[in-house]
Context: one part of a larger RNA
RNA sequence: UGACGGGGGCCCGCACAAGCGGUGGAGCAUGUGGUUUAAUUCGAAGCAACGCGAAGAACCUUACCUGGGCUUGACAUCCCGCGAACACGCUAGAGAUAGCGUGGUGCCCUUCGGGGAACGCGGUGACAGGUGCUGCAUGGCUGUCGUCAGCUCGUGUCGUGAGAUGUUGGGUUAAGUCCCGCAACGAGCGCAACCCUCGUCCUUAGUUGCCAGCAUUAAGUUGGGCACUUUAAGGAGACUGCCGGUGUCAAACCGGAGGAAGGUGGGGAUGACGUCAAGUCCUCAUGGCCCUUAUGUCCAGGGCUACACACGUGCUACAAUGGAUGGUACAAUGGGUUGCGAUACCGCGAGGUGGAGCCAAUCCCAAAAAGCCAUCCUCAGUUCGGAUUGGAGUCUGCAACUCGACUCCAUGAAGCCGGAAUCGCUAGUAAUCGCGGAUCAGCAUGCCGCGGUGAAUACGUUCCCGGGCCUUGUACA
Numbered sequence: 001u002g003a004c005g006g007g008g009g010c011c012c013g014c015a016c017a018a019g020c021g022g023u024g025g026a027g028c029a030u031g032u033g034g035u036u037u038a039a040u041u042c043g044a045a046g047c048a049a050c051g052c053g054a055a056g057a058a059c060c061u062u063a064c065c066u067g068g069g070c071u072u073g074a075c076a077u078c079c080c081g082c083g084a085a086c087a088c089g090c091u092a093g094a095g096a097u098a099g100c101g102u103g104g105u106g107c108c109c110u111u112c113g114g115g116g117a118a119c120g121c122g123g124u125g126a127c128a129g130g131u132g133c134u135g136c137a138u139g140g141c142u143g144u145c146g147u148c149a150g151c152u153c154g155u156g157u158c159g160u161g162a163g164a165u166g167u168u169g170g171g172u173u174a175a176g177u178c179c180c181g182c183a184a185c186g187a188g189c190g191c192a193a194c195c196c197u198c199g200u201c202c203u204u205a206g207u208u209g210c211c212a213g214c215a216u217u218a219a220g221u222u223g224g225g226c227a228c229u230u231u232a233a234g235g236a237g238a239c240u241g242c243c244g245g246u247g248u249c250a251a252a253c254c255g256g257a258g259g260a261a262g263g264u265g266g267g268g269a270u271g272a273c274g275u276c277a278a279g280u281c282c283u284c285a286u287g288g289c290c291c292u293u294a295u296g297u298c299c300a301g302g303g304c305u306a307c308a309c310a311c312g313u314g315c316u317a318c319a320a321u322g323g324a325u326g327g328u329a330c331a332a333u334g335g336g337u338u339g340c341g342a343u344a345c346c347g348c349g350a351g352g353u354g355g356a357g358c359c360a361a362u363c364c365c366a367a368a369a370a371g372c373c374a375u376c377c378u379c380a381g382u383u384c385g386g387a388u389u390g391g392a393g394u395c396u397g398c399a400a401c402u403c404g405a406c407u408c409c410a411u412g413a414a415g416c417c418g419g420a421a422u423c424g425c426u427a428g429u430a431a432u433c434g435c436g437g438a439u440c441a442g443c444a445u446g447c448c449g450c451g452g453u454g455a456a457u458a459c460g461u462u463c464c465c466g467g468g469c470c471u472u473g474u475a476c477a
Base pairs, nucleotide, nucleotide: 001477002476003474004473005472007471008470009469010468011467012466013465015461016460019425020424021423022422023421026316027315028314029313030312031311032310033309034307035306042053043052064302065301066300067299068298069297070296073127077126078125079123080122081121082120083119086103087102088101089100090099091098092097107116108115109114129291130290132289133288134287138285139284140280141279142278143276145274150189151188152187153186154185155184156165157164158163169180170179171178195268196267197266198265200236201235202234203233204232205231209226210225211224214223215222239262242256243255244254245253246252318418322377323376324375325374326373327372328371334365335364336363339358340357344353345352346351384415389410390409391408392407393406394405395404431453432452433451434450435449436448437447
């Protein structure tokens, strides 16, 4: 100087407390451990691995296994020889591949002999190739402490020196934020602000959007209009600016006015010096090592989907604040030409036929759901719950056996609110309800977004956890 203490003081955080809803019990989905297996590819490991890499494993992907093939190679550059390229068919085979046949001659230069480019086949060796090892050789990127308020430097001063001071102290703040004091005076990286978005108003603009008044219609449908809504560009607005009180005449705090908004207005982006030899050699790049008729490469089939069990994360429930049937209302974000697909018709349905319109403020996906109105069920393993299984189908795709999703009929399991323990959340939040998108042929209870309905509680900081500052002890570094 740090680190540590079941030392002290001050302060903060959904850290506790106060509340609301869960997990842990059940069934299923998904990831992991373990076990099994020819293989169940690999990585991730307390917080910070475990719906994680994977924003989509039937083939492909694919790295794994079994079997069948190739050896200048699936891919790149150079050299030599032949042939333009290419298209089509037949045979063998699981395919990779091998054999045979048919058609076909282009472009540039030319002394008309030929040469060249591109592409294909054969050959030679230089080389290719490796998701092989080392993240403890590395770059880059990322997680975490933590959006915590800290981390340092120059000059000066003090100390033999390590170092100290500044950065400590008194107040204050979300903040090393600001004020005052002070052997310090300044400065940098962080904080804040500048950026995006939501909330109010104004200006500009009026189609595909909107409709106050006029006409018209089944309908903003049409004429008309651009007020309003809205869209999207620019501006205004909030600064403790004003008033009162407290305070050291300060910084600031408390209350009030005006205001759409008030003291950081809500949300986001933004992550200091560093820590964990944290993670990643399987995104990529890369040193070293290793393989080179194989640890490379092509193909078929299988596996990654196994199942006594254990754990994590979720979905659906156990019902009456509910379930069922009928009627009826109100969104936002988005996506669409290899696409979204209306009206109509067929099917109980998944879906099919067909194809209007739309490269989309125009058309479509599109039904929002919870809600509201009416009726039935009356506390029961039930008209709760839907697992499992049998049968029949639909769709995608070369192909749904291993191993897809969905529909219909039948079947109707466990489950009556969950031990010890444990998680999230402070407001348009929790809870609850549906909708969209990426990936994607198909496949979502996951992920990323969107809106609808919409709470309860916070006395307080003694205690648990994590963190900041000062101080104290130490046989630790």